A computed fold for a 96-nucleotide RNA from a soil metagenome, annotated as Guanidine-I riboswitch aptamer. Model confidence (mean pLDDT): 84 of 100. Rfam family: Guanidine-I riboswitch aptamer. Gene Ontology term of the family: regulation of gene expression. The model forms 96% of the base pairs in the Rfam consensus.

């Protein structure tokens, strides 16, 4: 550096729930409805791969293989964008 899983978080397309609706249905409204599906972190967790260095093996070397070390570090607007809609998503390791 890439990516999987999970979570904080997020809204309301679908399911469920609530209200209206005549006994009922259709239909409508409610996310200030706990939830299921769904979205989901650079600055959250975790795994895999990759990178790099060291040692060793096959070696003249290269390639390859095995083991090990490192891959660490603060805060972050406003505004805009996508999706049904929103968000710690994207613009963004942005501006500062």
């Nucleotide at each position: 550096g890439u990516u999987g899983g999970c979570u904080a978080g997020g809204g309301u397309u679908c399911c469920g729930g609530g209200c209206u609706g005549a006994u009922a249905u259709a239909a409508g409204c409610c996310g200030u409805c706990u939830g299921g599906u769904c979205c989901g972190a650079g600055a959250g967790c975790u795994g895999a791969c990759g990178g790099u260095c060291c040692u060793g093996c096959c070696u003249c070397a290269a390639c390859g293989c095995a083991g090990g070390g490192c891959u660490c570090c603060a805060c972050g607007g406003a505004g805009g964008g996508a999706u049904a809609a929103a968000a710690a998503c994207c613009c963004g390791g942005g501006a500062g």